Predicted 3D model of a 73-nucleotide RNA (transfer RNA) from Volvox carteri f. nagariensis. The RNAcentral record of the sequence draws on GtRNAdb and Rfam. A source record names the gene tRNA-Arg-TCT-2-1. The source organism's lineage runs through Eukaryota, Viridiplantae, Chlamydomonadales, Volvox and Volvox carteri.
RNA sequence: GGAGGCGUGGCGCAAUGGAUAGCGCACCAGACUUCUAAUCUGGGGGUUGUGGGUUCGAGCCCCAUCGUCUCCG
Repeated sequence: GGAGGCGUGGCGCAAUGGAUAGCGCACCAGACUUCUAAUCUGGGGGUUGUGGGUUCGAGCCCCAUCGUCUCCG
């Protein structure tokens, strides 16, 4: 220099172009317990890396760009 994959709550991951972006862990509160743990119930937390575009509608499609990983030279 060229090609490709990935980027979504604190972490790990889902999500046919169409429901209020969902699940597990973690966190917070309550119940239970002598206390803790475990268990049960409930709750908070996301501008889906960034900037544009297409569309009635974009996490998803297109362009650019940033980060990261892999391959080629």
The prediction has a mean pLDDT of 81.